A computed fold for a 262-nucleotide RNA, annotated as Bacterial large signal recognition particle RNA. Rfam family: Bacterial large signal recognition particle RNA. Rfam's curators write: The signal recognition particle (SRP) is a universally conserved ribonucleoprotein involved in the co-translational targeting of proteins to membranes.

RNA sequence: CCGCGCAGCCGGGGAGUUAGCGGUGUCCUGUACCUGCAAUCCGCUAUAGCAGGGGUGAUGCCUCCGCUGAGGAUUCCCAUUGCAUGGCUGCCCUGUAUAAGUGGCGCUGACGUCCGGGUCUUGCGCAACAGGAACCUGUGAACCGUGUCAGGUCAGGAAUGGAGCAGCACUAAGCAGGACCUUCUGUGUGCCGCGAGGGUGCCUGGGCCGAGUUAACUGUACAGGUAACGCAUGUGAUGUGUCUUCGAGGCGAGGUGCGCGG
Numbered sequence: 001c002c003g004c005g006c007a008g009c010c011g012g013g014g015a016g017u018u019a020g021c022g023g024u025g026u027c028c029u030g031u032a033c034c035u036g037c038a039a040u041c042c043g044c045u046a047u048a049g050c051a052g053g054g055g056u057g058a059u060g061c062c063u064c065c066g067c068u069g070a071g072g073a074u075u076c077c078c079a080u081u082g083c084a085u086g087g088c089u090g091c092c093c094u095g096u097a098u099a100a101g102u103g104g105c106g107c108u109g110a111c112g113u114c115c116g117g118g119u120c121u122u123g124c125g126c127a128a129c130a131g132g133a134a135c136c137u138g139u140g141a142a143c144c145g146u147g148u149c150a151g152g153u154c155a156g157g158a159a160u161g162g163a164g165c166a167g168c169a170c171u172a173a174g175c176a177g178g179a180c181c182u183u184c185u186g187u188g189u190g191c192c193g194c195g196a197g198g199g200u201g202c203c204u205g206g207g208c209c210g211a212g213u214u215a216a217c218u219g220u221a222c223a224g225g226u227a228a229c230g231c232a233u234g235u236g237a238u239g240u241g242u243c244u245u246c247g248a249g250g251c252g253a254g255g256u257g258c259g260c261g262g
Base pairs, nucleotide, nucleotide: 001262002261003260004259005258006257008056009055010054011029012028013027014026019045020044021043022042023041033053034052035051036050037049060256061255062254063253065252066251067250068249071246072245073244076241078239079238080237081236082235083234084233085232086231090229092225093224094223095222096221097220098219100218101217102216103214104213105212112208113207114206115205116204117203118202119201120197121196122195123194124193125192126190127189128187129186130185131184132183133182135178136177137176138175139174145170146169147168148167153162154161155160
């Protein structure tokens, strides 16, 4: 230097799981054999998947070396958005006090004070209204009201008498009209008279005093309440950035075995 065979290689990484390592599963890169086992896991033990089969064989393979870097994990700040807690804080609500501001009333006299009336409940009386009765007038009984009783009838020798229909008059029951002089009953009709009760709600009249008064709104102070909003605390999710860390791939650099034969 050449040939044959073997080693080597035929993906890697993150999180999670695990005493730890790898795999199945999952995520990122990316295309870099096949079959069986495997999340209630499967197989190993620091030389770290196990079992079996196949391909390639020096632009291949290795490097705990350098640069770059997909993606992932952790810490912290900020932003957004949920949940929980807090009435010892703001906001909000309520009550009390004050009288700084605004407003109302006020020399046409406020506020205060004194006297009176109305309105309230109830009792008695009176009046009104409504109804009834009594009263006046008219009408009003075939027979079962009264008086008088024509005719007729009965009694009688006669005179006369009896009963009595119609008619007439007067009346009962009833019907109609009138009057409001008398009486009875009733009524949230009237406050006309009087009494008892209530009592500051409203209205109104008058007297005294003489400059403030009120607390409606704002403000201030105190007390009480509320977890809707703000605020505080804690805990999640998402996003940018930061700290630490793992890290595929790419580029560069370096290294490159063993055996046999010629």
Overview:
It was read from a public genome assembly, where an Rfam model found it.